The RNA shown here (Glycine riboswitch aptamer) has 89 nucleotides and comes from Glaciihabitans arcticus. Model confidence (mean pLDDT): 77 of 100. It matches the Rfam family "Glycine riboswitch aptamer". Gene Ontology term of the family: glycine biosynthetic process.
């Protein structure tokens, strides 16, 4: 010095997916059978490494356990401000 990684916090931006039926205090909650994927989690390529097997090894891929399919609220992820920690000079 406010450059460079990383967290956390505030604020803002922030998509996707329903229908039936039941009760009924009219908002809710059960429930069947469908869906979404961008909270979290799991799984894999190249690729390292090894004789070889095993191990590492990433996503908005892939699964849908969890979470969600009316609003709210939350979200990965995106810009900004503060704090902290390392690293650089």
């Nucleotide at each position: 010095u406010a450059u460079c990684g990383c967290g956390a916090u505030g604020c803002g931006g922030g998509a996707g997916a329903g229908u039936c039926c039941a009760c009924c205090g009219a908002g809710g909650u059960g429930g069947a059978c469908a869906c979404c994927g961008a909270a979290g989690g799991a799984g894999c390529a190249a690729g390292c490494c090894u004789c070889u097997c095993c191990g590492c090894c990433a996503a908005u891929c892939u699964c849908u356990c969890a979470g969600g399919u009316c609003u709210c609220a939350g979200u990965a992820c995106c810009g900004c401000a503060u704090c902290a920690c390392g690293a650089a000079g």